[in-house]
RNA sequence: GGGCCUGUAGCUCAGUUGGUUAGAGCACUGCUCUGAUAAGGCAGGGGUCGAAAGUUCAAGUCUUUCCAGGCCCA
Numbered sequence: 001g002g003g004c005c006u007g008u009a010g011c012u013c014a015g016u017u018g019g020u021u022a023g024a025g026c027a028c029u030g031c032u033c034u035g036a037u038a039a040g041g042c043a044g045g046g047g048u049c050g051a052a053a054g055u056u057c058a059a060g061u062c063u064u065u066c067c068a069g070g071c072c073c074a
Stems, first nucleotide, its partner, number of pairs: 001073007010026004019057001028044005050066005
């Protein structure tokens, strides 16, 4: 330098053919339970989906460029 893949909550990930409020588990906070801790139960906070632009009535999803990481080739 060329090609391909990945990027969504603190972490690991899902998100269908573009369409009804962006979700799950763990973690965190409060309450409950216990003599106490852990486990369990209930409730809650936390994102604008790597960045920007475009297409569309509508984009996490499609297109382009860029950024970061990984793999292969040179």

Model confidence (mean pLDDT): 80 of 100. This is a predicted structure of a 74-nucleotide RNA (transfer RNA) from Chitinispirillum alkaliphilum. Lineage of the source: Bacteria > Pseudomonadati > Chitinispirillales > Chitinispirillaceae > Chitinispirillum. Its Rfam family is "tRNA". By type it is a transfer RNA.